[in-house]
RNA sequence: GUUUGAUCCUGGCUCAGAACGAACGCUGGCGGCGUGGAUUAGGCAUGCAAGUCGAACGAGAAAGUAGCCUUCGGGCUGCGAGUACAGUGGCGAAAGGGUGAGUAAUAGUUGGACAAUCUACCCUAGAGUUGGGGAUAACUCCGAGAAAUCGGAGCUAAUACCGAAUACGACUUCCCGGACGCAUGUUCAGGAAGUCAAAGGUGGGGACCUUCGGGCCUGCCGCUCAAGGAGGAGUCCAAUUCCUAUUAGCUUGUUGGUGAGGUAAGAGCUCACCAAGGCUGUGAUGGGUACCCGGGCUGAGAGGCUGAUCGGGCACACCGGAACUGAGACACUGUCCGGACUCCUACGGGAGGCUGCAGUCGAGAAUCUUCCGCAAUGCGCGAAAGCGUGACGGAGCGACGCCGCGUGGACGAGGAAGGCCUUCGGGUUGUAAAGUCCUUUUAGGGGGUAUGAAUCGUAUGUGGGUUAAUAACCCGUAUGCCUGACGUCAACCCCAGAAUAAGCCACGGCUAAAUUCGUGCCAGCAGCCGCGGUAAGACGAAUGUGGCAAGCGUUGUUCGGAAUCACUAGGCUUAAAGCGCUCGUAGGCGGUUUUGUAAGUCAGCGGUGAAAUCCCCCGGCCCAACCGGGGAACGGCCUCUGAUACUGCAAGACUCGAGGGCAGGAGGGGAGAGUAGAAUUCUGGGUGUAGCGGUGAAAUGCGUAGAUAUCCAGGAGAACGCCGGUGGCGAAAGCGACUCUCUGGUCUGCUUCUGACGCUGAGGGGCGAAAGCUAGGGGAGCAAACGGGAUUAGAUACCCCGGUAGUCCUAGCCGUAAACGAUGGGCACUGAGUAGUGGGCGUCUGAUGCGUUCACUGCUGUAGCAAAAGCGUUAAGUGCCCCGCCUGGGGAGUACGGUCGCAAGAUUAAAACUCAAAGGAAUUGACGGGGGCUCACACAAGCGGUGGAGGAUGCGGUUUAAUUCGAAUACACGCGAAGAACCUUACCAGGGUUUGACAUGCAGGGAUUAAUCCCAUGAAAGUGGGAGGAUUGCCUUACGGUGUAACCUGCACAGGUGCUGCAUGGCUGUCGUCAGAUCGUGUCGUGAGAUGUAGGGUUAAGUCCCCUAACGAACGAAACCCAUGUCCUUAGUUGCCAGCACGUAAUGGUGGGGACUCUAAGGAGACUGCCUCGGUUAACGGGGAGGAAGGUGGGGACGACGUCAAGUCCUCAUGGCCCUUAUGUCCUGGGCUACACGCGUCCUACAAUGGGUGGUACAAAGGGCAGCAAAACCGCGAGGUGGAGCAAAUCCCAAAAAGCCAUCCUCAGUUCGGAUUGCAGGCUGCAAUUCGCCUGCAUGAAGGUGGAAUCGCUAGUAAUCGCCGGUCAGCUACACGGCGGUGAAUAUGUUCCUGAGCCUUGUACACACCGCCCGUCAAGCCAACCGAGUUGAGCACACCAGAAAUCGUUAACCCAACCUUCGGGAGGGAUGCGCUUAAGGUGAGCUUGAUAAGGGGGACUAAGUCGUAACAAGGUA
Repeated sequence: GUUUGAUCCUGGCUCAGAACGAACGCUGGCGGCGUGGAUUAGGCAUGCAAGUCGAACGAGAAAGUAGCCUUCGGGCUGCGAGUACAGUGGCGAAAGGGUGAGUAAUAGUUGGACAAUCUACCCUAGAGUUGGGGAUAACUCCGAGAAAUCGGAGCUAAUACCGAAUACGACUUCCCGGACGCAUGUUCAGGAAGUCAAAGGUGGGGACCUUCGGGCCUGCCGCUCAAGGAGGAGUCCAAUUCCUAUUAGCUUGUUGGUGAGGUAAGAGCUCACCAAGGCUGUGAUGGGUACCCGGGCUGAGAGGCUGAUCGGGCACACCGGAACUGAGACACUGUCCGGACUCCUACGGGAGGCUGCAGUCGAGAAUCUUCCGCAAUGCGCGAAAGCGUGACGGAGCGACGCCGCGUGGACGAGGAAGGCCUUCGGGUUGUAAAGUCCUUUUAGGGGGUAUGAAUCGUAUGUGGGUUAAUAACCCGUAUGCCUGACGUCAACCCCAGAAUAAGCCACGGCUAAAUUCGUGCCAGCAGCCGCGGUAAGACGAAUGUGGCAAGCGUUGUUCGGAAUCACUAGGCUUAAAGCGCUCGUAGGCGGUUUUGUAAGUCAGCGGUGAAAUCCCCCGGCCCAACCGGGGAACGGCCUCUGAUACUGCAAGACUCGAGGGCAGGAGGGGAGAGUAGAAUUCUGGGUGUAGCGGUGAAAUGCGUAGAUAUCCAGGAGAACGCCGGUGGCGAAAGCGACUCUCUGGUCUGCUUCUGACGCUGAGGGGCGAAAGCUAGGGGAGCAAACGGGAUUAGAUACCCCGGUAGUCCUAGCCGUAAACGAUGGGCACUGAGUAGUGGGCGUCUGAUGCGUUCACUGCUGUAGCAAAAGCGUUAAGUGCCCCGCCUGGGGAGUACGGUCGCAAGAUUAAAACUCAAAGGAAUUGACGGGGGCUCACACAAGCGGUGGAGGAUGCGGUUUAAUUCGAAUACACGCGAAGAACCUUACCAGGGUUUGACAUGCAGGGAUUAAUCCCAUGAAAGUGGGAGGAUUGCCUUACGGUGUAACCUGCACAGGUGCUGCAUGGCUGUCGUCAGAUCGUGUCGUGAGAUGUAGGGUUAAGUCCCCUAACGAACGAAACCCAUGUCCUUAGUUGCCAGCACGUAAUGGUGGGGACUCUAAGGAGACUGCCUCGGUUAACGGGGAGGAAGGUGGGGACGACGUCAAGUCCUCAUGGCCCUUAUGUCCUGGGCUACACGCGUCCUACAAUGGGUGGUACAAAGGGCAGCAAAACCGCGAGGUGGAGCAAAUCCCAAAAAGCCAUCCUCAGUUCGGAUUGCAGGCUGCAAUUCGCCUGCAUGAAGGUGGAAUCGCUAGUAAUCGCCGGUCAGCUACACGGCGGUGAAUAUGUUCCUGAGCCUUGUACACACCGCCCGUCAAGCCAACCGAGUUGAGCACACCAGAAAUCGUUAACCCAACCUUCGGGAGGGAUGCGCUUAAGGUGAGCUUGAUAAGGGGGACUAAGUCGUAACAAGGUA
């Protein structure tokens, strides 16, 4: 960051940090210091990695060179050289170097022990080093073999080998004494007996001796014996060291003893015999994994992960086994044997072991040079020089890591060019560049020159030691000489020149950094959330920006964040989580007090905790990395000494915990036996007759063979009404009629007894509803399954009629439930109030009571707790003790395995895979076939319609070249369109045109031109041609110049009813004239939010009143506005005419008048104002008076926050996209008027409340100059002629119609109805064919009041009647908008339908029920399970067989040293045999993989099928 519309919580996933022996991508200047085969402990070519000593020994060259000789072939001598090579012998080779396969303890670490041990070389001090012997390599000769190698004969030496002597001493045995300790014992002193050594080499030398080698003396080295030390090694003990119980039992040399053997040494280490032990829930045994540690990484720490480089330990050396030698090995570059592999071979036989340094192949994402040197450090040998050393020191390769440096610095604005963006003004890249002035690190070239080197040795001098000695030797010291792989080094100086040097990633949020273009759910991105479906800051590119920088990103891994396994430091009512309950074992924990002890605990000294690392200080490389010195630290373990509060242990005491006793109490506690009544059903009998029963309604069913109903009698089984109560009892499950018997627990009182006897409780035992199972009974009612009837689209259900298991009893299993208070048990503490149950005490009464104290059961609530809801002395508060359980959702309480069960099944209990959520509580909405209140022509009550007919009109569909487009439930469909023959017109066909039908600008032309007219062609548009001759500013020398309108040519551009109403503005519809929608401050809540705006009344209204943690405000409602109804004032023409006058056949016709009507300006009026009643002294309501009007008088305009991505790009405007000789524009004709069909809205009717005919009466509101048109005349009429009057209160349209009076028609397809069609006309218009209206005559269709369904209307309304207007040449108008005339019925009411408002409730909905969502089936894909089997690996067992080898034994045979009486003996060996035993074989298993026909489920996958199970009372909770 991510679950939600939002919130809080729980909870997972993910990110930011650090690190790495890394790898990959792009890029790459230098240096220093580090580091580099993590995989196949896979295989290896080649070279090197362990030798050395001639001062232990014998033998002993050559090349070359010098000299001499020569037969010129050569030979001899010297030097080379006592050298090289090989051999005997000594020491070393067990170190150093590599690797991590094995190993879970035969190992590592820490601390101890050895009174149970060994130790070459080295050091210290002691004692010795006498005298002999026999061989054997080398060598020579012979032989076998391809080779490796071997055999025989002969010669020879030693510090090789073997006897003997001696013994300070050591060891063994015995005797004796002392001291000590830790059990065996250890140690010291004395005595006796026995056993046990050796080797020489070399330097120097005076006397004496000499075989001239030497003896002898002396120095050094070596050798032998014994003791001690140092370092090393061995053995033992304690603690500690991963996962797994889906591994619970393991063990026979096993455990112990005795004896023997064996080892350096204790020991079942081995063997014989005896005993039967030993280990294990504090995890034996088995399985898996793994070298361990100092340390490293991370982390605040505690921890977690890790075990590269460096250091310590262990193990291994092709795989397996074995011993030999040796001080040390069971031995990396030794031996033997078995096996695999590779190589050589003459096929007979042989050879080999890089997990040493380089290097190679293979596998792999991946890891270097077949380098230089022993100069330094170290090791081996040597007296030493020295030799050896792939240890080591260095160099090389790799940005693999860490650290450092550089890629330039200063100035420089016309803010250049270019790029990118742009609102076109500009902005940005950007002082960046260019340019000017500097510098030279680094890279390059050149130069001279440090440290690492001190030695050893030797020469000379000198001090000391030893010695007979001045010699020699030894120990020092001074000086000279000698030694460098790295190294063409570092560092320093000089030279030239900005010259040689920048990339990578990111830019939606987390997370620093944004714009344009391209793309169009495509291509792609992505760590999580998520981007992309035509305006993408998320893809790709560019520009810009951010970050890091010789690197930057990605991937992988670890820790962190993650308190997300919680020791530090979590939880369990509802989020995951308390076992169904109880008893109790181990264990854990445990009251008061005394004494002792000192295990825990605390303190102090000491030892140890290797070094390196980390940390601090100081220092060395210019700094840093790196390195050196010192300190601290190493959290630990151990010895000793001390303390004793607490815990433990031991002993003693106590009574408050716990238990017992005595005296009382309540109870559906449990078990057994018996008994009762009501009801049901069955049976028998009686009465009685046609139904009963059942449901929403029915049917199945029962009944004339007599049911139901009713009465009597009897049988059967099960359950126990009222009492009955958040009353009682029980651990829970559970327990309810009554009586008896047996029995458990519990409460109260007394404070009598015991004296901590307690709490919890892993395993374990017991109990444990219902259903189910086994056996035997029983069976009335009820009732799974099943049958039937209904319902339904279906109905394997809900409803009904039947009905079997079962329900009941006995005995035995099962062992689970939402076994719930979803709350484990125990103890203690912490305000109150109230109710109930069972006791006690006090007070007191006639009684009810009052106070108090125990135990139990409820409610409300303080503090506190809690995410909230809530809990709250019966805690979910505050503490202690013990147990159980949880760690994201799904997969899954599943698979496999084990245990239990007769079975059903139970219990224990995963993983692969998959998702980014799943979840809790609360909030606001929306919704409900939830509730309450209220309203509306919503229903009801009425009136008239639609739906049926014909026609008109719109839409769909179909058709068509085109039937232009839009509108789609309500809120499209007589709608846009207030008027499609052309035009309109957007569509189609054809014909034209291209700066254009229209606008503006620029450039050029422009007196040859424009308007206008004519001709040709053509359907027209247009095209071609001719005539014609217009306008104007300035300057002027009056000739002309220049400019301009129109026009022409060209360039910019115009134009588009082309697309997107889901990019938009504006306008509009709808909810809805519904009463709602908000804000400020305050308050409440962690918060979303709430309050206000809820409640009680009232209203048409959130209208008003009262109350109130709210107080106010403001958008809506109302009012203000218009017209209407009454009156008044003013005014009086074109309107009016009462009175006066004149006049006419008649008429306000005229004079006049303003009274009236009317007109049109302004006022008045109505406000619950008044009365009465009700109501809260209110708001308000009922009634009344007055009034033209009465409770908003009736009507209109006016439409809150918002909803529908509602409608409109085709009114207009507008972003983006698209067309540009066409999607623009002009014209002719056609189409929008089509027609099997479906729908909507209307008109006219179906008739007598009517139709026809004649007469006659009364409006309002409008319109009129390209207009309305009177009179008069013509025509049956439409109409024509005509033209008075009128730009209108004057004239005209204009006749109002229904009505009234009279008359005909008499119920019929009609004297109803008028469609359709024919003929004849009229009008408009360029033109009525497609396709106009009207008139007359004729024709006379359907239709007789309309199915399901559905619409309007509450009063001047519905219904009905006509009149006018707009558009308009005309008209399709029956439409639409207005006007008046006549003029009803009904409303008891709010149950129901629809819609709406408020409150409340439930919710798994929030795209909000047109929601959400479940399961089968079908398709694809994935992983796991089962599976007839097949095939590997590992492990142990039994048996067979058995190499090498040790040990034992054997000794016909072989043998130098010693003894010998010379025969032999001692001793040694070959050989054979035996035990043990590796590889191998056979058999039966166990564990664990791979694979498999087929099978069952699971996860996932935009639009598949069937239903609708869940969420609302989800429609059967």
Predicted 3D model of a 1517-nucleotide RNA (small-subunit ribosomal RNA) from a metagenome. It matches the Rfam family "Bacterial small subunit ribosomal RNA". Rfam links the family to the GO terms structural constituent of ribosome and ribosome. The prediction has a mean pLDDT of 84.